[in-house]
RNA sequence: CAAUUGAAGGGUUUGAUCCUGGCUCAGAACGAACGCUGGCGGCGUGGUUGAUACAUGCAAGUCGAACGGGAAAGGGGGCUUCGGUCCCCCGGUACAGUGGCGGACGGGUGAGUAACACGUGAGCAAUCUGCCCUCAAGAUGGGGAUAACUAUCCGAAAGGAUAGAUAAUACCAAAUAAGACCACGGGUUCGCAUGAACCUGUGGUAAAAAGGUGCGUAAGUGCCGCUUGAGGAUGAGCUCGCGCCCUAUUAGUUAGUUGGCGGGGUAACGGCCCACCAAGACGAUGAUGGGUAGCCGGACUAAGAGGUUGAACGGCCACAUUGGAACUGAGACACGGUCCAGACUCCUACGGGAGGCAGCAGUGCUGAAUCAUUCGCAAUGCGCGAAAGCGUGACGGUGCGACGCCGCGUGCAGGAAGAAGGCCUUCGGGUCGUAAACUGCUGUCAGGGAUUAGGAAAAAAUUGGUGUAGAGCCAAUCUCGACCAAUCCCAAAGGAAGCACAGGCUAAUCUCGUGCCAGCAGCCGCGGUAAUACGAGGUGUGCGAGCGUUGUUCGGAAUUACUGGGCAUAAAGGGUUCGUAGGUGGCUCCAUAAGUUGGGAGUGAAAUCCCUCGGCUUAACCGGGGAAUUGCUUUCAAUACUGUGGGGAUUGAGUGCUAAAGGGGUAACUGGAAUCCCAGGUGUAGCGGUGGAAUGCGUAGAUAUCUGGGAGAACGCCAAAAGCGAAGGCAGGUUACUGGGUAGCAACUGACACUGAGGAACGAAAGUUAGGGGAGCAAACAGGAUUAGAUACCCUGGUAGUCCUAACUGUAAACGAUGGGCACUGCGCAAUGGAGGAGUCGAUCUUUCGUUGCGGUAGCAAAUGCGUCAAGUGCCCCGCCUGGGGAGUAUGGUCGCAAGGCUAAAACUCAAAGGAAUUGACGGGGGCUCACACAAGCGGUGGAGCAUGUUGUUUAAUUCGAAGCAACGCGAAGAACCUUACCUGGGUUUGAAAUGCAGGGAUUAUCUCUAUGAAAGUAGAGUGAUUGCCGCAAGGUGUAACCUGCACAGGUGCUGCAUGGCUGUCGUCAGCUCGUGCCGUGAGGCGUCGGGUUAAGUCCCUUAACGAGCGAAACCCCUGUCGUAUGUUGCCAGCGAGUAAUGUCGGGCACUCUUACGAGACUGCCGGUGUCAAACCGGAGGAAGGCGGGGACGACGUCAAGUCAUCAUGGUCCUUACAUCCAGGGCUACAAACGUGCUACAAUGGCAGAUACAGAGAGACGCAAGACCGUGAGGUGGAGCAAAUCUUCAAAACCUGCCCCAGUUCGGAUUGGAGGCUGCAAUUCGCCUCCAUGAAGUUGGAAUCGCUAGUAAUCGCGGAUCAGCUACGCCGCGGUGAAUACGUUCCUGAGCCUUGUACACACCGCCCGUCAAGCCACCCAAGCUGAAAGCGCCCGAAGCCCGGCAAUAACAGUCCGGUCGAAGGCGAGUUUGGUGAGGGGGACUAAGUCGUAACAAGGUAGCCGUAGGAGAACCUGCGGCUGGAUCACCUCCUUU
Repeated sequence: CAAUUGAAGGGUUUGAUCCUGGCUCAGAACGAACGCUGGCGGCGUGGUUGAUACAUGCAAGUCGAACGGGAAAGGGGGCUUCGGUCCCCCGGUACAGUGGCGGACGGGUGAGUAACACGUGAGCAAUCUGCCCUCAAGAUGGGGAUAACUAUCCGAAAGGAUAGAUAAUACCAAAUAAGACCACGGGUUCGCAUGAACCUGUGGUAAAAAGGUGCGUAAGUGCCGCUUGAGGAUGAGCUCGCGCCCUAUUAGUUAGUUGGCGGGGUAACGGCCCACCAAGACGAUGAUGGGUAGCCGGACUAAGAGGUUGAACGGCCACAUUGGAACUGAGACACGGUCCAGACUCCUACGGGAGGCAGCAGUGCUGAAUCAUUCGCAAUGCGCGAAAGCGUGACGGUGCGACGCCGCGUGCAGGAAGAAGGCCUUCGGGUCGUAAACUGCUGUCAGGGAUUAGGAAAAAAUUGGUGUAGAGCCAAUCUCGACCAAUCCCAAAGGAAGCACAGGCUAAUCUCGUGCCAGCAGCCGCGGUAAUACGAGGUGUGCGAGCGUUGUUCGGAAUUACUGGGCAUAAAGGGUUCGUAGGUGGCUCCAUAAGUUGGGAGUGAAAUCCCUCGGCUUAACCGGGGAAUUGCUUUCAAUACUGUGGGGAUUGAGUGCUAAAGGGGUAACUGGAAUCCCAGGUGUAGCGGUGGAAUGCGUAGAUAUCUGGGAGAACGCCAAAAGCGAAGGCAGGUUACUGGGUAGCAACUGACACUGAGGAACGAAAGUUAGGGGAGCAAACAGGAUUAGAUACCCUGGUAGUCCUAACUGUAAACGAUGGGCACUGCGCAAUGGAGGAGUCGAUCUUUCGUUGCGGUAGCAAAUGCGUCAAGUGCCCCGCCUGGGGAGUAUGGUCGCAAGGCUAAAACUCAAAGGAAUUGACGGGGGCUCACACAAGCGGUGGAGCAUGUUGUUUAAUUCGAAGCAACGCGAAGAACCUUACCUGGGUUUGAAAUGCAGGGAUUAUCUCUAUGAAAGUAGAGUGAUUGCCGCAAGGUGUAACCUGCACAGGUGCUGCAUGGCUGUCGUCAGCUCGUGCCGUGAGGCGUCGGGUUAAGUCCCUUAACGAGCGAAACCCCUGUCGUAUGUUGCCAGCGAGUAAUGUCGGGCACUCUUACGAGACUGCCGGUGUCAAACCGGAGGAAGGCGGGGACGACGUCAAGUCAUCAUGGUCCUUACAUCCAGGGCUACAAACGUGCUACAAUGGCAGAUACAGAGAGACGCAAGACCGUGAGGUGGAGCAAAUCUUCAAAACCUGCCCCAGUUCGGAUUGGAGGCUGCAAUUCGCCUCCAUGAAGUUGGAAUCGCUAGUAAUCGCGGAUCAGCUACGCCGCGGUGAAUACGUUCCUGAGCCUUGUACACACCGCCCGUCAAGCCACCCAAGCUGAAAGCGCCCGAAGCCCGGCAAUAACAGUCCGGUCGAAGGCGAGUUUGGUGAGGGGGACUAAGUCGUAACAAGGUAGCCGUAGGAGAACCUGCGGCUGGAUCACCUCCUUU
């Protein structure tokens, strides 16, 4: 100098958000265990389970200076055969015995104990205390025994009996008595009561070892002992205050119980015990009972407050095989003592005996689990002793175990060819990695050798000094070490690294394998073929002689909230009021000092924690000092507040008087309307009921209507969000009785108040009991409907009940989901009950008190919302909550006649359940709007035949794909071969085609031919060009093709759920977003909503929005009008020529047309409407008018939509085959079903004849004219045309004729025959023609499709593909050319706004219950079987006590009896555990059954209580709630 420096969060409910709320993780700790691994040392620590059973050894002895003895060694004497030891004496060791002290300490354990056991603080005036210390007094004279020993005897043993002898510091009586004690007195002082202390008188009672041992000749004296008393110290006993776990599903307990009087007993108080008397004592501040547990200092954790814990060390308690008991003693009811009983073990000669490791080691079983049968008394301590010393499993050491904490090491420096090798790779490289190798250096630890400390101080002994009679004191020397250390030297990098993790939380990732398998997982969750999550490898991260896992505790968790939470909707306000205990309490004065505050004193053991200093090399560890110990007790003081006692006041509270309001309550009486019934009249065929019907009623007269009578229940209008009441609840009128509140006055009391655990009363509906009553309504029930079913909804009936009286029940969404009271805190509007004031006394205005609503500031709140009637700000009291399910259930208790109510768990299971709000989606919700969506129309499909596609089936194969709309005349704009991917069979294997390398390579390529074969191919024969460089040549070298081999090719194999690209669809629908800003905690919102308008988020206006983007529109193409330009191959008006005829020719470019460029249309103009807007309506002009018509163009996104078989492509698979070639077959099959079409069914037609008018295209491997042949398809032939030139020509329509309503002159399928064309080929399997044949079909069920104008309908023409064609398809072109739209109620789809939601994979959603299966825990249960505690009775050991007999010097012993008394036996019950046929519900479990109850108006709104019913969810009745949608009305609010 210092001693209070300390506080973190994350993951997980959702599509997303905020909140509530649980689960889980990161931290620290441990007497730990398990897995892998393991070099050294220090300090600690180690049977947590079975208080289980224990072999063996040791753990308590000591004293000869208490006593009688006494082997052995030694000495002396006697004797002697001289060998010795027969004897005596000395000596006294070991030793048994008597005796003393100690075995009550030390050591172990935690079973029991919820208790004065423990902790803390007091008290004993109610006590004891051996050894120790101090002081005082004393120690006289005697006595008889007994063990050891000897002898005899019993017994297997343990042990014992009898007889004899002997000693004491053993035992006994006596003397003495200053203190002490007892009895009776006197006095002084003191205390918190009983009382205590001291002084004193008389009487009485009680001691001892004349010992031991030294010194001394002795007297005597020292030391150790002995007795009595007083005091101290130490230790113990008892009492009291306070503190001290859970449970009320334990609420009453207690007879020695509570107290008293008198005794007994104890060291001592006391019902501790006994007799008698009284009837008390304890308990909601939790008695009694049950469960659990040794308590504390402390330890762990935590910021703290707390929570958990009580190993090791220390204090206390309890226990010692189980239970009981006493003896001895200062101390025990005694761990290594005694007795008895029980269980167990052992010995036995079967007669009897012995034993107690919860001492230290050690053993067995158990258990996840815990050490050596070690050394030593050297140190510290303890017992005994005068002492030496002896004993000591206390203790000191060592050993074993990484069990914990701490320290050290496994090397250090350099070293890039970045080696090899591993792994990865985009194939370039990267990484392990300066890491290694290699070079140099060092030497901790372990190893070997040498040397030296400390723990040792003292006592004893010896010597010396001092001093003595002896002691004593001081100094020196010497003796005693179980075990451990340090220093130096030697040698050598030599002997020494692992474990876990790597998806997020959480630091750290790649590859391979696997394929919802194997497995992982703390939570969320990974794994179904590209796994950073499994397994392996590489790499990395963390810690390191350890690292992980498991278990437990605290923390985080403010998740039990004292510090420090909540209850409208998340879990949570009791249904309401009264009121007991309790808690809390307005103003003022006085007193007091309990709480409170301050000072002092005592205590709060030590150790620990903290600070500081010091010692081990450091640290752990240890030592010194301090701080702290937050507490308790006591004393002094203060008096603001609270409390207590007293006085006063009036404002809280209450009383009184006056006044008004009210469906407040109870009882009695009474009224009209309606319904039903009865009687009568009129009257006739229906009534009734529903979505529509039926059951039902009615010709025996209903319904309807009139009159009269009866019955019961409920009270229209007034009427309201109004009023009253504590709540439930209360409504025709009148009367009686009666409760409460309000206003005014200010007369009275004087804090009398608030709340309220238990308790009491009230308490809708349903329900129960008994008796009435019974009109209507109506659970149950019956019938009719509906339906797949309909135990329902709807209808017709209908019983309990609904009503009254008396009693019970005691629950509701009993709700404002908001406990009661008091005070405070801006406003505005309204309703209602009073009072005062103003007012033309009236409309009204204004002030104030009470009550009831609405809007809303601050504030609060997760938000919704609340907001003077608080969910704001405070105080007081009560009730309640702590994740979801199981469950408001089981069991127990209690109440009830019952139904049932109140109280109220656990096992097990899940990671959520939930609140509010947001965005979507959805609704058999709402509003607005649109669309050939409906309607209005026209024509079809569905029926027939055929074509075509698909399914299915078949097949060797019928290749594959497409699957609601958005697959199905789709891929396929052309399957006879080819295509072709499929099947059968036959071939090839570097391959049909590509690139590269190596070797061979001029007998080569090419061409021709033969054999075989279905071909592909195989085998063979012949012909034989061209070819670089060097070299004369031989030859060498290189090379194309080819051959051989290797790399590789190839795959229409798989995965469209790994992908690119492309496409479909919602949808040409009007939407989808962004920047900045603003609002909201946030997800998000505003903008984008609202009012208009539009085809349109098109535009305008308003506006916390202002702007912008992608879409819409526009820009582009075609078409409609005009102009300019152009004028052939187009055109021909005018001019001219010509023909039988034709722009045929000259010519022309006016027109049409061609293809380029322009113009034109913009709500521009007028009128009206509208907000002076946008825009709409009408009109003019115009070829065209409000987007002129058509096309291309397709936002953000959705469908894991389609396509790996167009193509591309990751991964994967095949490689003499899943590749490739060839022939043939198949894709064309055919009980059946569906889609899309064609042709028809006829007269608006068919047939025949005659005769007009297009557009857009295509053409050389082509289109093909005229001509000729053929009935025809077609053939022959080939003018013209690579095209405004040629090919080139429409049909319906129109006109004329026939047919005359028929299966036909309709219809054309099918079949037979004969032909044509293409092609290598027409059988499977092409098209066309002619002749003949002449099927179904007479307009099509349910259902369904297209179309709004040049559209539908109808008619033909062209093209692509293509040898040909299955084309009736597809894509285009023109001709003729309609009808209808009132309108938006409905169906479908879509957009916007709004609303509800339990949906978010988004309604094809979610989700409930029975049944069936498996599995798990639980409850009930006839019983069966244990345990525990108490009660009653029986029996009664040991033992204390009492009595008796006997006996004695005394003590002791023997015998008999009694009280108490453990264990045991019996009995009736209680509590608790195990098991249990069977029964019951519950939880859980990818794809079971039945329905569809709930979520939207969930298709009958839902839910609560209650009652009945039903396979099941559920249905119905009665009452209640909104936590119900929608529409209308009323009221209110805001703004104007």

Small-subunit ribosomal RNA from a Planctomycetales bacterium, 1536 nucleotides, folded computationally. It was read from a public genome assembly. It matches the Rfam family "Bacterial small subunit ribosomal RNA". Its mean pLDDT, the model's own confidence on a scale to 100, is 82.